[in-house]
RNA sequence: GGAGUUGGUCAGGCAAUCGCUCCGAACUCAGGUUCGGGGAGGAAAGUCCGGGCUCCAUAGGGCAGAGUGCCAGGUAACGCCUGGGAGGCGUGAGCCUACGGAAAGUGCCGCAGAAAAUAUACCGCCUCUUCGGAGGUAAGGGUGAAAUGGUGCGGUAAGAGCGCACCGCAUAACUGGUAACAGUUGUGGCAGGGUAAACCCCACUCGGAGCAAGACCAAAUAGGGGAUCUACAGGCGUGGUCCGCGCUGAUCCCGGGUAGGUCGCUUGAGGUGUGCGGCGACGCACAUCCCAGAUGAAUGAUUGUCCGCGACAGAACCCGGCUUAUCGACCAACUCCCUUU
Numbered sequence: 001g002g003a004g005u006u007g008g009u010c011a012g013g014c015a016a017u018c019g020c021u022c023c024g025a026a027c028u029c030a031g032g033u034u035c036g037g038g039g040a041g042g043a044a045a046g047u048c049c050g051g052g053c054u055c056c057a058u059a060g061g062g063c064a065g066a067g068u069g070c071c072a073g074g075u076a077a078c079g080c081c082u083g084g085g086a087g088g089c090g091u092g093a094g095c096c097u098a099c100g101g102a103a104a105g106u107g108c109c110g111c112a113g114a115a116a117a118u119a120u121a122c123c124g125c126c127u128c129u130u131c132g133g134a135g136g137u138a139a140g141g142g143u144g145a146a147a148u149g150g151u152g153c154g155g156u157a158a159g160a161g162c163g164c165a166c167c168g169c170a171u172a173a174c175u176g177g178u179a180a181c182a183g184u185u186g187u188g189g190c191a192g193g194g195u196a197a198a199c200c201c202c203a204c205u206c207g208g209a210g211c212a213a214g215a216c217c218a219a220a221u222a223g224g225g226g227a228u229c230u231a232c233a234g235g236c237g238u239g240g241u242c243c244g245c246g247c248u249g250a251u252c253c254c255g256g257g258u259a260g261g262u263c264g265c266u267u268g269a270g271g272u273g274u275g276c277g278g279c280g281a282c283g284c285a286c287a288u289c290c291c292a293g294a295u296g297a298a299u300g301a302u303u304g305u306c307c308g309c310g311a312c313a314g315a316a317c318c319c320g321g322c323u324u325a326u327c328g329a330c331c332a333a334c335u336c337c338c339u340u341u
Stems, first nucleotide, its partner, number of pairs: 001337010012306007020039008041312001045323002048321005053210004060243004065206005070084005085099001086097004100201002105199002107195003122141002124137005149167006168190001169188008214263004224254006234248004270289008
C1' cells in the first nucleotide's frame, strides 16, 4: 500500500417562520387562550416463533395430531442467544449444518449396466477339452452418482480378507472432560451401500381464541314469529376424539333495532451509568431517567446554509427473537499478499 473477516455506532445537520397532536398548570363569554414538557424505526416490514395481558372457566387424564432434535448453559419462554463437540468449506482470520436412530420394519435409488438385493458375470484371466463347450474367478476393463471396504506384500492354475501390515468399521477396558466426544491399548475378518428435508422408531414439549380480546355507560326496537330434539333423557361447555367434571333445556331459520361514547392505552420481564461475578450469552447491587398513545388515523410546509447529497421506509395492546429490504459515513480488532527499512 492492497485485499478480506468479525463486531459496533449513526440514519441528514443547523437556524428562522407558520402549522398538527398528547400530557400538566392557569384563565375562560364554556368556543377556546397562554405557558411548560413530550411526539415513528433499525428494521416500525413479514405475521414466522415465544410470551405478558383479557376471556372461555371450576378445567383433569388418555388417544390422535403438531413442534423441536449433538452437548452444556442463558432466558419469562422459544424453533432464539452464548460456549463447546462432530462433519464440511476456506491459505487464513473465519463461515455453514433440517447434527437422535439405517443392527425394529417398510419404501425408493430412473436411464445405462451382466447385476443396484433373494445379488451377479458382459469383456477379460486360469485349467481341461471330443473344439460343441465345461469348470474356477471377481484382482484388471467397461456402465453408472454409487459395483460390495481401501493401499501394499505374500499366496494361488488364475484370483479373492485367502493370510499379514496399516487405514476404515464394530466393540471392550482405561485415561481426560459435567457432557457431546477425544486419545491409548486390545479383540473381531467385518453386518453390501445411500436415503428418515421418505413412511417409521426414540426423547422432550404442547388447552383455545385474541385489543376487532374484554369491561362499563347511553340510546333504540318487536321481552316478535316459526321449526327440530327432549325431561332419570337430551342438550350445552373456545382445536379433533374418548373418559371424567360442571351446568340445566339446547339448536336452527325469518323479521326488527343500535353501530355512539369511555376504559383497556402505555411505569415496563423498561432505558442509561458505575461496580462486582462469569470465556460468554447474561446475572446481581447501587444510582439516575420517564422517552408516542392517534382513532378516515397526529410530527408537515416554506426559506437560508453545511455536506457524507440522504436509501429501505410510518407505531395502532405491549415485549423478547428470527427473517427480509437498505443510500452511505465512521470506529475497533484480526487475517492474507506485495514493497521498503